[in-house]
Molecule: c-di-GMP-I riboswitch aptamer
Organism: Anaerolineae bacterium
RNA sequence: AAACGAUAAAGGCAAACCCAGCGAAAACUGGCGACGCAAAGCUACUGGUCUAAAGCGGUUUAUGAAUCGCAAUGAUCGCAGAGCUGCCGAA
Repeated sequence: AAACGAUAAAGGCAAACCCAGCGAAAACUGGCGACGCAAAGCUACUGGUCUAAAGCGGUUUAUGAAUCGCAAUGAUCGCAGAGCUGCCGAA
């Protein structure tokens, strides 16, 4: 230095629920709170997953409109891979 990760040490992050905001939604932000996490730090690059406003097509309807399907340009890094960075030092 790399690999590796301990009933080590110092710390770190913060799930769900609830409250407020925001968004069409998924979700996200803040507060509370800890399920857990050795990268649960960062990046939507690859795949997966979630949502479907607008759009396209269909059905119903007298008309507003309702409903179904497709599909991200939206989202998820606490789904996996990849890239970059990082604390400590037992076996």